Transfer RNA from Vampirovibrio chlorellavorus, 75 nucleotides, folded computationally.
Rfam family: tRNA. Rfam's curators write: Transfer RNA (tRNA) molecules are approximately 80 nucleotides in length. Rfam links the family to the GO term triplet codon-amino acid adaptor activity.
It was read from a public genome assembly.
The source organism's lineage runs through Bacteria, Vampirovibriophyceae, Vampirovibrionales, Vampirovibrionaceae and Vampirovibrio.
The coordinates come from a structure-prediction model, not an experiment, and the mean pLDDT is 82.
[in-house]
């Protein structure tokens, strides 16, 4: 350099055209012998960035970027 996969709450990750979810964590509250453990509520998102297409994009198209794999190249 080529290609090919990932980028979405703090952390893991799901959603694949119709204005965004889970589970842990935080934060309160209830229970209870207990700061374990079980219930429940509140909050937390420029969906990686810039454009394109559509009435309408996380989701399709394009160019980038950041990671990780494999293959070439150098040595």
């Nucleotide at each position: 350099g080529c290609g090919a996969g990932u980028u979405u709450a703090g952390c893991u990750c799901a959603g694949c055209g119709g204005u965004a979810g889970a589970g842990c964590a935080c934060u309160c509250c209830c229970c209870u012998u207990u700061u374990a453990a079980g219930g429940g509520a509140u909050a937390g998102g420029u969906c990686c960035u810039g454009g394109g297409u559509u009435c309408g994009a996380a989701u399709c198209c394009c160019a980038g970027a950041a990671c990780u794999c494999g293959c070439a190249c150098c040595a």